């Protein structure tokens, strides 16, 4: 240096043009004589930055940043 592939809740991922979610963790209740699993709710997210199509972008298309890979 060049080629691809991630990049979204604290963590591990779905989601792939109009709603932003799950699962375990966190916090409140409940049940329990109590604890763990268990039920039942809540909290948590500038969708990695910027910029461009578009009425409308987590979502296409550039650019750059990170972290994995291949090649040299």
């Nucleotide at each position: 240096g060049g080629g691809g592939a991630u990049g979204u809740a604290g963590u591990u991922c779905a989601g792939c043009g109009g709603g932003a979610g799950a699962a375990c963790g966190u916090c409140u209740g409940g049940a329990u004589c109590g604890c763990a699993c268990c039920c039942a709710g809540a909290a948590g997210g500038c969708c990695a930055g910027g910029g461009g199509u578009u009425c409308a972008a987590u979502u296409c298309c550039c650019c750059u940043c990170a972290u994995c890979u291949c090649c040299a």

Transfer RNA from a Clostridiales bacterium, 72 nucleotides, folded computationally. Model confidence (mean pLDDT): 84 of 100. Its Rfam family is "tRNA". Gene Ontology term of the family: triplet codon-amino acid adaptor activity.